[in-house]
The prediction has a mean pLDDT of 87. The part of an RNA shown here (large-subunit ribosomal RNA, domain VI) has 250 nucleotides and comes from Fervidobacterium islandicum. It matches the Rfam family "Bacterial large subunit ribosomal RNA". The RNAcentral record of the full RNA draws on SILVA.
Context: one part of a larger RNA
């Protein structure tokens, strides 16, 4: 751009893609069979292993500045206490949200149809025989359906609903949504985002100060103090005022 009038929502499914895998035990059954040694078929159940998708309840990882310790030095006049720098985290011990596997959860199908190879019924050509000429059955991880996804530019451009300045956009605050578009949320008739305040988590007992010790040091105050993305909650701060596209309307 198109799908003959403009928007918003929910589909249909022509076509396409994806998937599609095995292995052990146990029951029948130590049965059939086989001298014995062995040791089923058919059916029934359970666990795995390979793939394959989601996800953080739990385990485990990272978690770069969230706590906490630790050295050396510089600095904040000095004690103390703090800060900087030693990797682009100074070492080191944890570790919240997300993010992930080593972890959770589910799938990996039963049926159905048409068939291969092969079995097979009826049956003539060709008085007999023959699954096959005519007809009619059984039969595969495999072919269609069934499961997932994509999909009306399927120009064969589909249908159902609802609306009628309806909508959409720009413009801002953001996001379990992202390379850029793009896609969801909110925009004061308001929890978007950020702050505060509560909790949920993580560090693991702050500083001061009092007490014990000569003193390193240790105790009380006290589950302290300090704290990221996590749950709520709250309009203190920014989402302010707006514009512009939009009908074959009038």
């Nucleotide at each position: 751009c198109g799908c003959a009038g403009g928007a918003g929502g929910c589909u249909u499914g022509a076509g396409g893609a994806g998937g599609g895998u095995c292995g052990c035990c146990c029951u029948u059954u130590g049965u059939a069979c086989g001298a014995g040694a062995g040791g089923a078929c058919c059916a029934g159940g359970g666990u795995g292993a390979g793939g394959g998708a989601g996800c953080c309840u739990c385990u485990g990882g990272u978690g770069u500045a969230c706590c906490a310790g630790c050295u050396g030095u510089c600095c904040u006049g000095c004690c103390a206490a703090g800060g900087g720098c030693a990797u682009a985290c100074g070492c080191u011990g944890g570790g919240u949200a997300g993010c992930c596997a080593c972890g959770c959860u589910c799938c990996u199908g039963a049926g159905c149809g048409a068939u291969a190879a092969c079995c097979g019924c009826u049956g003539a050509a060709a008085g007999c025989a023959u699954c096959u000429a005519a007809g009619c059955g059984g039969g595969a991880a495999g072919c269609g359906c069934g499961c997932u996804c994509c999909a009306a530019g399927a120009u064969g451009a589909g249908g159902c609903c609802u609306c009628c300045a309806a909508g959409g956009c720009c413009g801002g605050u953001c996001c379990g949504a992202g390379a850029a578009g793009a896609g969801g949320a909110c925009c004061u008739u308001g929890a978007u985002a950020g702050g505060c305040c509560g909790g949920u988590g993580g560090u693991g007992g702050g500083a001061g100060c009092a007490c014990a010790g000569c003193g390193a040091u240790g105790u009380g105050u006290g589950g302290a103090g300090c704290c990221a993305a996590c749950c709520g909650g709250u309009a203190c701060u920014a989402a302010u005022a707006g514009g512009c596209c939009g009908a074959c309307u009038c």